[in-house]
RNA sequence: AUUGAACGCUGGCGGCAUGCUUAAUACAUGCAAGUCGAACGGUAACAGGUUCUUCGGAAUGCUGACGCGGCGGACGGGUGAGUAAUGCGCAGGAAUUUGCCCAGCAGUGGGGGAUAGCCCGGAGAAAUCCGGAUUAAUACCGCAUAUACCCUACGGGGGAAAGAGGGCCUCUCCUUGGAAGCUCUUGCUGUUGGAUGAGCCUGCGUCGGAUUAUCUAGUUGGUAGAGUAAAGGCCUACCAAGGCGACGAUCCGUAGCUGGUCUGAGAGGAUGAUCAGCCACACUGGAACUGAGACACGGUCCAGACUCCUUCGGGAGGCAGCAGUGGGGAAUAUUGGACAAUGGGCGCAAGCCUGAUCCAGCCAUGCCGCGUGUGUGAAGAAGGCUCUAGGGUUGUAAAGCACUUUCAGUAGGGAGGAAAAGUGUACAGUUAAUACCUGUAUGCCGUGACGUUACCUACAGAAGAAGCACCGGCUAACUCCGUGCCAGCAGCCGCGGUAAUACGGAGGGUGCAAGCGUUAAUCGGAAUUACUGGGCGUAAAGCGCGCGUAGGUGGUUUUGAUAAGUUGAUGUGAAAGCCCUGGGCUCAACCUAGGAACUGCAUUCAAAACUGUCAGGCUAGAGUAUGGUAGAGGAUAGUGGAAUUUCCGGUGUAGCGGUGAAAUGCGUAGAGAUCGGAAGGAACAUCAGUGGCGAAGGCGGCUACCUGGAUUAACACUGACACUGAGGCACGAAAGCGUGGGUAGCAAACAGGAUUAGAUACCCUGGUAGUCCACGCCGUAAACGAUGUCAACUAGCCGUUGGGAGACUUGAUCUUUUAGUGGCGUAGCUAACGCGAUAAGUUGACCGCCUGGGGAGUACGGUCGCAAGAUUAAAACUCAAAUGAAUUGACGGGGGCCCGCACAAGCGGUGGAGCAUGUGGUUUAAUUCGAUGCAACGCGAAGAACCUUACCUGGUCUUGACAUCCUCGGAAUUUUGCUGAAAAGCGAAAGUGCCUUCGGGAACCGAGAGACCGGUGCUGACUGGCUGUCGUCAGCUCGUGUCGUGCGAUGUUGGGUUACGUCACGAACAGCGCGCAACCCCUAUCCCUAGUUGCCAGCACGUAAUGGUGGAACUCUAGAGAGACUGCCGGUGACAAACCGGAGGAAGGUGGGGAUGACGUCAAGUCAUCAUGGCCCUUACGGCCAGGGCUACACACGUGCUACAAUGGGUAGUACAGAGGGUCGCAAACCCGCGAGGGGGAGCUAAUCUCACAAAACUACUCGUAGUCCGGAUUGGAGUCUGCAACUCGACUCCAUGAAGUCGGAAUCGCUAGUAAUCGCGAAUCAGCAUGUCGCGGUGAAUACGUUCCCGGGCCUUGUACACACCGCCCGUCACACCAUGGGAGUGGGCUGUACCAGAAGUAGGUAGUCUAACCGCAAGGAGGACGCUUACCACGGUAUGGUUCAUGACUGGGGUGAAG
Repeated sequence: AUUGAACGCUGGCGGCAUGCUUAAUACAUGCAAGUCGAACGGUAACAGGUUCUUCGGAAUGCUGACGCGGCGGACGGGUGAGUAAUGCGCAGGAAUUUGCCCAGCAGUGGGGGAUAGCCCGGAGAAAUCCGGAUUAAUACCGCAUAUACCCUACGGGGGAAAGAGGGCCUCUCCUUGGAAGCUCUUGCUGUUGGAUGAGCCUGCGUCGGAUUAUCUAGUUGGUAGAGUAAAGGCCUACCAAGGCGACGAUCCGUAGCUGGUCUGAGAGGAUGAUCAGCCACACUGGAACUGAGACACGGUCCAGACUCCUUCGGGAGGCAGCAGUGGGGAAUAUUGGACAAUGGGCGCAAGCCUGAUCCAGCCAUGCCGCGUGUGUGAAGAAGGCUCUAGGGUUGUAAAGCACUUUCAGUAGGGAGGAAAAGUGUACAGUUAAUACCUGUAUGCCGUGACGUUACCUACAGAAGAAGCACCGGCUAACUCCGUGCCAGCAGCCGCGGUAAUACGGAGGGUGCAAGCGUUAAUCGGAAUUACUGGGCGUAAAGCGCGCGUAGGUGGUUUUGAUAAGUUGAUGUGAAAGCCCUGGGCUCAACCUAGGAACUGCAUUCAAAACUGUCAGGCUAGAGUAUGGUAGAGGAUAGUGGAAUUUCCGGUGUAGCGGUGAAAUGCGUAGAGAUCGGAAGGAACAUCAGUGGCGAAGGCGGCUACCUGGAUUAACACUGACACUGAGGCACGAAAGCGUGGGUAGCAAACAGGAUUAGAUACCCUGGUAGUCCACGCCGUAAACGAUGUCAACUAGCCGUUGGGAGACUUGAUCUUUUAGUGGCGUAGCUAACGCGAUAAGUUGACCGCCUGGGGAGUACGGUCGCAAGAUUAAAACUCAAAUGAAUUGACGGGGGCCCGCACAAGCGGUGGAGCAUGUGGUUUAAUUCGAUGCAACGCGAAGAACCUUACCUGGUCUUGACAUCCUCGGAAUUUUGCUGAAAAGCGAAAGUGCCUUCGGGAACCGAGAGACCGGUGCUGACUGGCUGUCGUCAGCUCGUGUCGUGCGAUGUUGGGUUACGUCACGAACAGCGCGCAACCCCUAUCCCUAGUUGCCAGCACGUAAUGGUGGAACUCUAGAGAGACUGCCGGUGACAAACCGGAGGAAGGUGGGGAUGACGUCAAGUCAUCAUGGCCCUUACGGCCAGGGCUACACACGUGCUACAAUGGGUAGUACAGAGGGUCGCAAACCCGCGAGGGGGAGCUAAUCUCACAAAACUACUCGUAGUCCGGAUUGGAGUCUGCAACUCGACUCCAUGAAGUCGGAAUCGCUAGUAAUCGCGAAUCAGCAUGUCGCGGUGAAUACGUUCCCGGGCCUUGUACACACCGCCCGUCACACCAUGGGAGUGGGCUGUACCAGAAGUAGGUAGUCUAACCGCAAGGAGGACGCUUACCACGGUAUGGUUCAUGACUGGGGUGAAG
């Protein structure tokens, strides 16, 4: 785009078309083929008319019944079952026929015998039948004639007919009127020609399957006949052995064919409704009759199935005609009107018949047209929806105002389709005729189913008339609510798991519109079967390789012939349709006229360039002959040495062998090692080479014989002999198979030993087929250059093998040319990779192959094979991908370079004990919640007895503990009684303030109503903010340019260097940014300034003593500066960057430490810090209170403290810090207490006072290796302090008690210098409560060879089937469910072959049993005919045996798909 459509929702009108695609299923009922009285016999009954009548009736014949006869029922109408060719289409042909029609010629004479009807009788239920009598014809039969016609032996022979109707008496006869006759019309017979129709033949075209390759006996041809309208094996007899077929016979499946129709730019593809041409069929099968025509839709006979009637004896029927019914189906209409028109049959005609046809009815089934109103109208109404609450949108839409009236409605008017026929008149023809008849002109009458027609006018009133689908992308059109991987959507991708533009609803929008969507189907897009117009290195695709048949293609500027291809003309290519131009319906659809077209076929004239064919030349293709050359080319025979193994002998002794390490194995019966000898088989080191040869597979010691090919030189010969190659034939690695040999080594299977979770493997020790030879099979490989063969053309450069030529300087030379074989590379090609004269470039010839993935190179069938198997080769079903090349990442038990307390080297720990603390688990009324590998677990928590507190139990409140607003009342506030665990409740008393414009107001308290308040309720996967981590790792990007089809690359890579993407050099790059570094703070040295509360060297004064007073040097404090930059020197490096060493310096190469955290990752953590969207609760999930819990305890883990002791414990004595805190506080001296502490209260808002004695250390004594004078848990008792309150559940003190523990398994952590280790001090939190955390100083080490390994990270490179990115992806078995399919003992159908039986009806032949009108015959009888019988052919049916196909089948094989097995 389209449809004979169907379904869903909806539906105003008209025009024109269409309407059982399925069951060629079965059919009730009605109708669809009759007509002619002008062929004939007749004309019952009824009705009507006329005439006659003896009133009984008769005649007439406008009608209608019965029969005979004629013509028509072969047309028209229906359907598409069958048919792949007895069909159809196009073009031709000759051996035929043709009723009615047209034209010509001739004739139409004379006879005869029957028969139906009617009547009578009979049988039967009926259908129908039988017998008798009688009768007509345009029915039937002879005779005559026959120019023609047919047959012929050329002598001859055969062979027709029918009348009917109208008119007239002019002539003849009787004469009323008729007959003969005349005339007109129409029939009839014979024949010729035409027209039309039909039959037959030929060529070409006409679906799929080769998993259908051979088929055929009347088969192919001939001769002679039969038969037909006609040619012909159409049929018969005889003879011959042919005929068709890879250009697809035969068989199987499917199918009516065509003009056309739909689509498409076309070529094509699909289709064959309506209309038209042809064919076939008429319940199924067979058959003939009649006829001009049939083997006959509404005819006959027979057989069969089915239905109906029946008195059971017997009969009837055929809607694939029009309506209609049942059934089938997703689905397809009225049991209508009329012959008015067109056409058909009959008839002289009138006319009759006509479900052909014309109309109407039904259906939005399609196409076309019209309408459902038009203008104006902003208060942008109301309502709806939405919202950032302002608004926006629906929307000029509505309302309102002003108009119009198509269509529908009502009423009235009103064409055309109608011309004929009939009748009257006039004229003409015919005729003897002014009759009859025919024709022309004209008048009159008058024929319409549709039809209440089309059309026109009037009336009224916006009045009666809009839906459907869609809105994630493709694809025009977006929001809200509901739902929550549910319900659902979906053409493909896909959407839905609590903020869905994708589901459902709504608002809005978009598209089409009396329709709109969906489904089905065809073509297009699809260059996705490629003729036009594709491909085959890696995506699917080159046969493993050659030879060669058919076929296809083929050199020459040569010659001649021919005319198949090529161009013209003519005929045909039906009409309709398509297209163009006109015309008619108001337009259009539709109808109509003319033209063009129908790309085809046939015939024919001419031309001769090209292709083809024939004939003749040529030599450039191809080949032959001659001389050389190289070679693992092939086959056969012989022969050689090295090595392995085995055997024999000698020497000799304890191991050998093997592996990552071992073991099995061999060996004291003498191995292995070594020397000598022998046997046997297989393979040929070095040379050896991107070297050579061969068609490929492949070929390697040497020699000989036989043999194929290539190449080269010269140019003698042939003269296109060529290329390719479907089938076919040969060759064809390894493995395997058969027969017979052989067997040293190696080695499937197998055995043993190892490894391992296992190890039917990898490793080891053995070892059989096999490997080898001969002969025969197999016929496959990643048989690969994944690249078919042949030929031509198209830049270069460098190697290498074989041959030739030339040059000179004669060489390990140079130049050049060929045939191979390699590496780069231009143009070009390619999706890219890449190819690039050895093409994957540009062309030509031929062959093979491909058409999404899986199923599957499988099944079945065929062929080959001994087998293994090979070859040919599907389908069902299933998926939306599978694949190629390249890109960026990520990953690798890949590679290179580099770094880090990463390993190593060291020191000290954890893991074992006790305790502290956190977590898991368990328990509980509750043990609130969060954090969960590194990166949770002394974490949030810098401090849970109450509070905190979020949890539990119980008691209570409901505008609330807290905020804002409103109303009323009261100052606020203080004291106090009772109940109660408290919250709370019920009271009592005191108090009466401040401002004021006198209305009231501000703060506070109480009561009330509702908005609300409140929530540590949920979601960190809605979020903000903050934080962790990779990681203080060196990375992460951008714009311009350039390259690439693109993803993207380059920059950022490279060789150096650095802690660093740090720096410099090179470079299609030249630059910017975030990171690095630096700038900031502390610390190490010095200088300057300042000098209290800090300091005291010198000097002076003073004290019992103390910096107490002068003092300003030092320390220190805290401000400002200096200093360090690879700056200097030497070396290395590339003259660079930089590195190494040195000098000076307090400090040296970033001096040490801190703060500082790129782009990003982990849907990392946090809704319980805070904020916040959404959801949820609202006498509770909110608020208050008391008590309890967060402190539980078989257990497991993390982090710590204290120890296990002598580098120690205890006692005594003596030294030295830093940094902090302090008025709700730190607290001195002094007194008391063993002590915790108590009393006390000077001083201090702090360089002043105080916490505050630092401890390890040092000195001295003691302990003597023990569960101890170690260790301190646990428990008993007694206390102190804080605090409303230490029971659950605080810390500390004293006395007593004195557990485990004797240095810790596997494993694991921290640390590189003022560090580890060790020692104490302080602070935050805090009423009280640190072994934690954060700080501070004291003492103060060891080690680093180095980067192989473990872990983590950075850069480059490589592979990848990964991209959720290796915690990836993914294979197979098994179990379960479902689906389709193969095999299968078989079973049941369909179709069909062969052989045979059988034989209805019918036709043909035979016969003479019975019967017999016409003709012949005097008769007898004959001719002829009918019936019967019989032969042949043959339908249905039957028997036997095959083929093929479909369905089904216990069981079984593999395949596909499924949820997290």

Model confidence (mean pLDDT): 84 of 100.
A computed fold for a 1461-nucleotide RNA from an uncultured prokaryote, annotated as small-subunit ribosomal RNA.
It matches the Rfam family "Bacterial small subunit ribosomal RNA". Gene Ontology terms of the family: structural constituent of ribosome and ribosome.
The RNAcentral record of the sequence draws on ENA.